[in-house]
């Protein structure tokens, strides 16, 4: 210069996964709220059940390669990432990233009451400016 590691950056970031109680020596357990999912009537209209079907998530769809293969490469609907004093909502415009993965088990359209289930796991994707909306602290 270059290329690996680590460290801060974190009062940050993707996601619904945050707070409080209460027993416990601890691990943990149990309950609330807060957000977030499934199932699930009437009535109307739709919908097609082996080419099964459906669910959760932004993650669906083509193209080409390779195949003793299940990989590999572009693209792409879609989705994320900061600034403008804080949070949150649209927008313009720059670069950056992801476009996984998994569960039901023959089955479940929407859906009042009602039942019922989660509350994890992982991180560093660094600009700049409009409009809004509301909260706080100071004076």
């Nucleotide at each position: 210069g270059u290329a690996u590691g680590u460290g801060u950056c974190a009062u940050g970031c993707u996601g619904a996964a945050u707070c409080c109680g209460g027993c416990g020596c601890a691990a943990g357990c149990c309950g609330g709220a807060g957000c977030g999912g499934g199932g699930g009537a009437u009535g109307a209209a739709a919908u097609u059940u082996u080419u099964g079907g459906g669910g959760u998530g932004a993650a669906u769809c083509g193209c080409g390669u390779g195949a003793u293969c299940u990989g590999c490469g572009c693209g792409u609907a879609g989705g994320g990432c900061u600034u403008u004093a804080c949070a949150c909502c649209u927008u313009u415009u720059g670069g950056c990233c992801c476009g996984a993965a998994u569960c039901c088990g023959u089955c479940a359209a929407c859906u009042a009451a009602c039942c019922u289930c989660g509350u994890a796991a992982g991180c560093g994707a660094a600009g700049a400016a409009a409009g809004g909306u509301g909260g706080a602290a100071a004076u």